[in-house]
Molecule: transfer RNA
Organism: Candidatus Staskawiczbacteria bacterium
RNA sequence: GGCCCUAUCGUCUAGCCUGGUCUAGGACGCCAGCUUCUCAAGCUGAGAACUCGGGUUCAAAUCCCGAUAGGGCCA
Repeated sequence: GGCCCUAUCGUCUAGCCUGGUCUAGGACGCCAGCUUCUCAAGCUGAGAACUCGGGUUCAAAUCCCGAUAGGGCCA
C1' cells in the first nucleotide's frame, strides 16, 4: 500500500441480509422495594446502548459514501 471482517446498555449478545409503528429485546451485574432474625436465593420495579460525519427516504441501528478504532490475509 491492497483486500476482507468487526464496532449496539457497566459486560456479553439478538436485531442489520429483507428500512416501519409496539419500550432497540435478552442474559449477567448495579440500584430500590418485597420476602427473611440476618445473608444468600427468589419475586417486583427502575436506570442504562446503536463508533463518528454526510447522503438517500415520509421514515435509517438497518441502505449508500467517507472517516476513526480494533482484528485478519496478501505484498